[in-house]
RNA sequence: GCGAGUAUCGUUCAAUGGUAGGAUAUGACCCCUCCAAGGUCGAGAUGCGGGUUCGAUUCCCGUUACUCGCU
Numbered sequence: 001g002c003g004a005g006u007a008u009c010g011u012u013c014a015a016u017g018g019u020a021g022g023a024u025a026u027g028a029c030c031c032c033u034c035c036a037a038g039g040u041c042g043a044g045a046u047g048c049g050g051g052u053u054c055g056a057u058u059c060c061c062g063u064u065a066c067u068c069g070c071u
Stems, first nucleotide, its partner, number of pairs: 001070007010024004018054001026042005047063005
C1' cells in the first nucleotide's frame, strides 16, 4: 500500500427494514433473627458522519478503533 471481518447497557450475547431483548452486574422493596440464597419492580446501550426509505442495529457510502490475510 491492497483486501476481508468486527463494533449493541458496566460485562457477555441476541435481534430476516416495523416499540432494541436475554443472562450477569447494579438500585429499591419483599422474604429471613442476621448473612447468603430466593421473589417482585425499576434504571441503563446500537463506534462516528452522511444517504436510501413512511420507517434503518439491519441496506449503501465515508470515516475511526481493533483483528486477520496479501505485498
Transfer RNA from an uncultured bacterium, 71 nucleotides, folded computationally. Rfam family: tRNA. Gene Ontology term of the family: triplet codon-amino acid adaptor activity. The sequence was found in a public genome assembly. Its mean pLDDT, the model's own confidence on a scale to 100, is 83.